[in-house]
RNA sequence: GGGUGUAUAGCUCAGUCGGUAGAGCAGUUGGCUCUUAACCAAUUGGUCGGGGGUUCGAAUCCCUCUACACCCA
Numbered sequence: 001g002g003g004u005g006u007a008u009a010g011c012u013c014a015g016u017c018g019g020u021a022g023a024g025c026a027g028u029u030g031g032c033u034c035u036u037a038a039c040c041a042a043u044u045g046g047u048c049g050g051g052g053g054u055u056c057g058a059a060u061c062c063c064u065c066u067a068c069a070c071c072c073a
Base pairs, nucleotide, nucleotide: 001072002071003070004069005068006067007066010025011024012023013022019056027043028042029041030040031039049065050064051063052062053061
C1' cells in the first nucleotide's frame, strides 16, 4: 500500500427481509434469612463508533472517516 471482519446497556453478546432496541450477568429497591451469601419479585441503564446520503421511516442499505483483529504484498 491492497483486502476481509468487528464496533449495539457497566460486561458478554442477540437483533431475520428497513417498521417503537433486547437477553444474560452486573447495579438499585423490596421479600425471605439471626446476618451474609444464595433464592424470589420489581426496576434503572442506549444519540446502536463519528460524519454524510437514500427512504415516509435506518442498528439494518450506500459513501467516507476512526479504532481493533486478521490475510496479501
Model confidence (mean pLDDT): 80 of 100. A computed fold for a 73-nucleotide RNA from a Candidatus Moraniibacteriota bacterium, annotated as transfer RNA. The source organism's lineage runs through Bacteria, Bacteria candidate phyla and Candidatus Moraniibacteriota. Rfam family: tRNA. About the family: Transfer RNA (tRNA) molecules are approximately 80 nucleotides in length. The RNAcentral record of the sequence draws on ENA.